[in-house]
Context: one part of a larger RNA
């Protein structure tokens, strides 16, 4: 001066209490260990790995593994000779490739001397490496944490390390603000300045809207969109308080003490994580650790473990209607309308739409009936046949349909986990990725709760002390 204490104070935080609603049991799904394998490609490892890199492994991706090929090479520059070729066809092969055949006779610049482009051959110099090392590194991220702290200058104190300030008294979400005080200042952190959102003024009104109208038209008042403003500042009143900060109570007000979300993460901790996004130093490797192909794996399966859908049923299943009400998003090799055909999944067609306009679009949960507490009109695993749809191609290994098949499952041990309001729990609905494939991820909106007495105690933090067997 730190770091530790099952030391002592003060404080906070879904930390705990209170209460929703779950995991832990069941079946799937998806990741991970194990084991297996020719190969299961590689990284991630308490929290902070483990629906994580991967916003989408049937080829491809792909790095793995078989077996067939190549060696200036699938990629980049330089030399040099060539204008042969290339492209199309046949032929062999699983293909990569090889053989053979072979139209136009190469294209652009030109000072006609050449130069460039493109493709073959030849030499080497190089290339190439998802090969090692994240314990040599940039970069970039997690994390304590969106915690409130960490630090300097001059100056004072100490022989020095090093102190003070940064502590104390109150306060606050806050080192946040007052007061005191050998300190006075001052930086990166805090706020606030950005974004949406709640109200409202002005302006613009087409593709939007509708106070007139059957409609066309007309208008822009209202919804809306989308730009500028205004609005909230403890601004005002009272009480409290140290005449302070502020705290607590009311008025107006769409909003009230940070209104509600987002962004944004001090100095540093974890030799955290990435050499596989990329860059990079060293080392390795150079007829292979490089490249090209075919098929195969990454999807294997005694079993353990995370995260997640669907359920165990009546607040529910199933049926029926003329069936009410969003938002936010994407559409051109594109999203597809009405109609047709099919019991469906889907076809056939192709009106409209570069989209406030057409189009994906039906929201669903909600309303009436029915069904009576069962493994059931509950579950829908799992098997069968018999469709459809993407694509060269669904055997390993695809999603969807229809019939039929009906497993486990009675609310789940110790144990754990999320969440304070438009939250939780329910309930559709859309995008990215994408040829097809989502129960995952990202976003949107519709119904919409219980519950906090408190701070003893679990965790984990911040500050003031003390003790020290730690460095």
């Nucleotide at each position: 001066a730190g770091a530790c204490g099952g030391g002592g104070g003060c404080c906070c935080g879904c930390a705990c209490a209170a209460g929703c609603a779950g995991u832990g049991g069941a079946u799937u799904a998806u990741g991970u260990g194990g084991u297996u394998u020719a190969a299961u490609u590689c990284g991630a490892a308490g929290c902070a790995a483990c629906g994580c890199g991967a916003a989408g492994a049937a080829c491809c991706u792909u790095a793995c593994c078989a077996g067939g090929u190549c060696u200036u090479g699938a990629c980049a520059u330089c030399c040099g000779a060539u204008g042969c070729a290339u492209a199309g066809c046949u032929c062999a092969g699983a293909g990569a490739u090889g053989a053979g055949u072979g139209a136009a006779a190469u294209c652009c610049c030109u000072u006609c001397g050449g130069g460039g482009a493109c493709a073959u051959c030849g030499a080497g110099a190089c290339a190439g490496g998802u090969g090692g090392u994240g314990c040599a590194u940039g970069g970039u991220u997690g994390u304590c944490g969106u915690c409130a702290g960490c630090u300097c200058g001059u100056g004072u104190c100490g022989u020095g390390a090093g102190a003070u300030g940064u502590u104390g008294g109150g306060u606050u979400a806050a080192g946040u603000c007052c007061c005191g005080c050998a300190a006075c200042g001052a930086g990166c952190g805090c706020a606030a300045c950005c974004c949406c959102u709640a109200u409202u003024g002005a302006u613009a009104g087409u593709u939007g809207c509708u106070a007139c109208g059957c409609a066309a038209g007309a208008g822009c008042a209202c919804u809306c969109u989308a730009u500028c403003g205004a609005g909230a500042c403890u601004g005002c009143c009272g009480u409290u308080g140290a005449c302070a900060a502020a705290a607590c109570g009311g008025a107006g007000g769409a909003a009230g003490g940070u209104g509600g979300g987002g962004a944004u993460g001090a100095c540093g901790u974890c030799a955290a994580a990435u050499c596989a996004u990329c860059a990079u130093g060293c080392c390795c490797u150079u007829u292979a650790u490089g490249a090209c192909c075919u098929g195969g794996g990454c999807u294997a399966c005694a079993c353990a473990c995370g995260u997640a859908a669907u359920a165990c049923a009546a607040u529910g299943g199933c049926g029926c209607a003329a069936a009410a009400c969003a938002g936010a998003g994407g559409g051109a090799a594109g999203c597809a309308a009405g109609a047709c055909c099919g019991c469906g999944a889907g076809g056939u067609g192709g009106a409209g739409c570069a989209a406030a306009a057409c189009c994906c679009u039906a929201a669903a949960a909600g309303g009436c009936g029915u069904c009576u507490u069962a493994g059931u009109u509950c579950a829908g695993a799992u098997u069968g046949c018999a469709g459809g749809c993407u694509g060269c191609a669904a055997c390993u290994c695809g999603c969807c349909u229809g019939c039929a098949u009906g497993a486990a499952g009675g609310u789940g041990g110790a144990a754990u986990u999320g969440c304070u309001a438009g939250u939780a729990a329910u309930c559709g609905c859309g995008g990215a990725u994408c040829a097809g494939c989502a129960u995952g991820c990202c976003g949107c909106g519709g119904u919409g709760a219980a519950u906090a007495c408190g701070u003893u105690c679990c965790c984990g933090g911040g500050c003031c002390u003390u003790g020290c067997a730690c460095a």